[in-house]
RNA sequence: AACGCCGAGUGGGAGAGUCCCGUUCAACGGGACGCCGAAGGGGCAACACCUCCCGGAAACUCUCAGGCACUUGGACCACUCGAUCGA
Numbered sequence: 001a002a003c004g005c006c007g008a009g010u011g012g013g014a015g016a017g018u019c020c021c022g023u024u025c026a027a028c029g030g031g032a033c034g035c036c037g038a039a040g041g042g043g044c045a046a047c048a049c050c051u052c053c054c055g056g057a058a059a060c061u062c063u064c065a066g067g068c069a070c071u072u073g074g075a076c077c078a079c080u081c082g083a084u085c086g087a
């Protein structure tokens, strides 16, 4: 120095709802039941150690959290920039 990791910017980015109430068309708020998985979080296989325990991944799974018009958020992907590492 590159890749990678990290940060920032831009673009793309799925899923899932009804009823009731608050003046109530919308927005907002609350309640009830139903549902979604791609913020975050939890769980486990092979494997490894092997007496046991501990370790051990996810887009799988759970649905705590979050979400269910739009907006926002959004794992992940692409591009750009920055920083780090220094063979």
Base pairs, nucleotide, nucleotide: 004084006082007081008080009079010078011077012076017033018032019031020030021029022028034068035067036066040064041062042061043060047055